[in-house]
RNA sequence: GCUGAUAUAGCACAGGUGGUAGUGCGUCGCAUUGGUAAUGCGGAGGUCUCGGGUCCGAGUCCCGAUAUCAGCU
Numbered sequence: 001g002c003u004g005a006u007a008u009a010g011c012a013c014a015g016g017u018g019g020u021a022g023u024g025c026g027u028c029g030c031a032u033u034g035g036u037a038a039u040g041c042g043g044a045g046g047u048c049u050c051g052g053g054u055c056c057g058a059g060u061c062c063c064g065a066u067a068u069c070a071g072c073u
Stems, first nucleotide, its partner, number of pairs: 001072007010025004019056001027043005049065005
């Protein structure tokens, strides 16, 4: 330099054919216990990497950029 993949909550990841952003773990509160762990219930936490385009509407489609990973040279 070329090709491909990935980028979504603190971490790991879902998100069908474009239509209110979710799960597990963690975290906070409550219940339970003599106390802890475990368990149950509830809450908080998001510029969906960045910029632009299409559309009534974009995490999703299109273009470009950045970062990471893999392959080729």